Large-subunit ribosomal RNA, domain I from a Thermoplasmata archaeon, 535 nucleotides, folded computationally. It was read from a public genome assembly. Rfam family: Archaeal large subunit ribosomal RNA.
Context: one part of a larger RNA
RNA sequence: CCAUUUAGCGGAUUGCUCGGCUCGAGAGCUGAAGAAGGUCGUGCCAAGCCGCGAUAUUACUCCGUGUAGGCGCAAGGAGCCUUUGAUGCGGAGAUUACCUAAUGGGACAUCCUAUCGCUUCGGCGAUAUUCACAUUAGUGAAGAGGAACCUGCCGAAUUGAAACAUCUGAGUAGGCAGAGGAAAAGAAAUCAAUAGAGAUUGGGUUAGUAAAGGCGAUCGAACACCCAACAGGGCAAACCGAAUCUCAUAACGAGGAGUUAUGAGAGAUGUGGAGUUUGGACUCAUUUACUUCCUAACUGACUAACUCGAAGUCCUCUGGAAUGAGGCGCCAUAGAGGGUGAUAGCCCUGUAGAGGUAAACCAGUGGAAGAUUUUUGAGUAUCCAGAGUAGCGUGCGUUGGAUAUCGCGCGUGAAUGUGGGAGACAUAAACUUCCAACCCUAAACACUACUCGAGACCGAUAGCGCAGUAGUAGCGUGAGUGAAAGUUGCAAAGUACCCCUUGCGGGAGGUGCAAAGAGCAUGAAACUAAAUGGU
Numbered sequence: 001c002c003a004u005u006u007a008g009c010g011g012a013u014u015g016c017u018c019g020g021c022u023c024g025a026g027a028g029c030u031g032a033a034g035a036a037g038g039u040c041g042u043g044c045c046a047a048g049c050c051g052c053g054a055u056a057u058u059a060c061u062c063c064g065u066g067u068a069g070g071c072g073c074a075a076g077g078a079g080c081c082u083u084u085g086a087u088g089c090g091g092a093g094a095u096u097a098c099c100u101a102a103u104g105g106g107a108c109a110u111c112c113u114a115u116c117g118c119u120u121c122g123g124c125g126a127u128a129u130u131c132a133c134a135u136u137a138g139u140g141a142a143g144a145g146g147a148a149c150c151u152g153c154c155g156a157a158u159u160g161a162a163a164c165a166u167c168u169g170a171g172u173a174g175g176c177a178g179a180g181g182a183a184a185a186g187a188a189a190u191c192a193a194u195a196g197a198g199a200u201u202g203g204g205u206u207a208g209u210a211a212a213g214g215c216g217a218u219c220g221a222a223c224a225c226c227c228a229a230c231a232g233g234g235c236a237a238a239c240c241g242a243a244u245c246u247c248a249u250a251a252c253g254a255g256g257a258g259u260u261a262u263g264a265g266a267g268a269u270g271u272g273g274a275g276u277u278u279g280g281a282c283u284c285a286u287u288u289a290c291u292u293c294c295u296a297a298c299u300g301a302c303u304a305a306c307u308c309g310a311a312g313u314c315c316u317c318u319g320g321a322a323u324g325a326g327g328c329g330c331c332a333u334a335g336a337g338g339g340u341g342a343u344a345g346c347c348c349u350g351u352a353g354a355g356g357u358a359a360a361c362c363a364g365u366g367g368a369a370g371a372u373u374u375u376u377g378a379g380u381a382u383c384c385a386g387a388g389u390a391g392c393g394u395g396c397g398u399u400g401g402a403u404a405u406c407g408c409g410c411g412u413g414a415a416u417g418u419g420g421g422a423g424a425c426a427u428a429a430a431c432u433u434c435c436a437a438c439c440c441u442a443a444a445c446a447c448u449a450c451u452c453g454a455g456a457c458c459g460a461u462a463g464c465g466c467a468g469u470a471g472u473a474g475c476g477u478g479a480g481u482g483a484a485a486g487u488u489g490c491a492a493a494g495u496a497c498c499c500c501u502u503g504c505g506g507g508a509g510g511u512g513c514a515a516a517g518a519g520c521a522u523g524a525a526a527c528u529a530a531a532u533g534g535u
Stems, first nucleotide, its partner, number of pairs: 001534008014521001015487002019458002021455006027448002029145002037099003040053003044077002048073002060093006069081003104113003114127005129142005149180001150178005160167001164214001190197002201228004212218001232440003235386001239273002243271001244266009279384003282379004290370005298364003306355003312328001313344001314327004329346002331335001337349003391412007419435005474481002494520001498507003
């Protein structure tokens, strides 16, 4: 040096999975009644996590369920609780230190320090700011948080154009404000085209089409059609003219809706009735019985933990162990799944199926209030129908919107139903269609912090960064950054006793199917050593 063998080192591979990922369904806000989040405490021994809060790993209260064990992760020692029903599970309360919107004042967060009132002397309560109403006093609301989703305002750059400035990226990223379980939008001054449709939203398609564009790069709709889901209402005015409403107190009522009485106030700068595009008021005729609110007790439905729930643990064999093999049976509206010392329909838990169930919500039931109310037709004399608005000029942003999108600034500035807007340049006349300048509106549609279910998803260098005390340890002045780390065995049976040793460890011996011996399943390769053989 080569080969083989035996070991070591190392931790790949295989098996496993209390974790993740994705999809579907459900459900969807919390907070001055002090949240989310944290700090500090709290255990017999207690460092971490979890739970809890001076009533503190539950020495508080109740309801339901359920049965023999229990005192979290966590194995130990000491002790304790429990058939007077614990532990557990579901539900409703009580308590809930300090910081934090933090709110008596202050502060270098978890600390410091006041005033007033009441007090059973233990202590308790009030005292922030802004806004609204009130007006010495006070009452009410807001503030902050939330994974993503939503609306509005502000708003880049890298990049692409093979350079770059219009353009693109993109109204994106980011910032700010605000709302909700969804938000936004929404009942035509809309489309369409000689035929018609009939609020909005979302999906498919139209269509990468029309259009925009240093007509470059690129960008980019709508109508119609199909589908999901469907819902329409209220004011201002015309006409009446106080016929109206609020608060306080008292009575009745079920601590309800509401009714009555008294007092005070709002309101003619208009409360209330009527009315709202099928135009209405108004006039005439005709016609009908409806609409809204509350619901204590009672009834029903729904619903938590939970309950019932079939059939082998028969014989033989192997084995440490039977769920395996052979034999003989059984159940099935249940042969989904999981567990059990190997692979179990019949061992356990479950499964199919059946039942039970408090509160809230819902539906009844019962109660109350309002009608000068409802429908239809005719008439068209009179009255009403949203103004610095529509439109126009000009500048800017935005849009596919081109002269013809939408919005804003400045200037100018109508008409009044015999009126006005729109119909993709302008103007005129026709025709068609609608009625702006006021407001509200469920569902279909977005998202997933949360719950449940599923997977021709991953299986520990994968899958979330995290299957273990993970946003931890560590790093950084800081904003921030950010890991590694799973597996004994059926059961600790976790090696008694003896010998060597300072100890680690070893021998012998024991446990176990097996040392699998805690650096613990399997245990590859690189690498290392020894022995034997060859040279």
The coordinates come from a structure-prediction model, not an experiment, and the mean pLDDT is 81.